[in-house]
Molecule: transfer RNA
Organism: Pteropus vampyrus
C1' cells in the first nucleotide's frame, strides 16, 4: 500500500429519504423520607467533518479523520 466494516446525548444501543432523532442506565432539579436509599413528577444533554444528490437526508454518493478486521 490494497480490501471490509464501524462512527448518533456522559455510557450502551435502535432509528423504511418525510412524522417530535426513540429506549436502558447515568446527571441535575422538585416531591416523598429525621436522613440515605428505592420510588412519583419534571428537566438539561445529540447525529465524527466537509463536499454532493435530493422537494427533503441520521438515513444515499465522494473525500478527509478516527477505530477495528481480514491479505501480505
Nucleotide at each position: 500500500a490494497g480490501u471490509u466494516c464501524c462512527a448518533u446525548a456522559g455510557u450502551g444501543u435502535a432509528g423504511c429519504g418525510g412524522u417530535u432523532a426513540a429506549c436502558a442506565c447515568g446527571u441535575c432539579u422538585g416531591c416523598u423520607u429525621u436522613a440515605c436509599a428505592c420510588g412519583c413528577a419534571g428537566a438539561a444533554g445529540g447525529u465524527c467533518u466537509g463536499g454532493g444528490u435530493u422537494c427533503a437526508u441520521g438515513u444515499c454518493c465522494c473525500a478527509g479523520u478516527g477505530g477495528a478486521g481480514c491479505c501480505a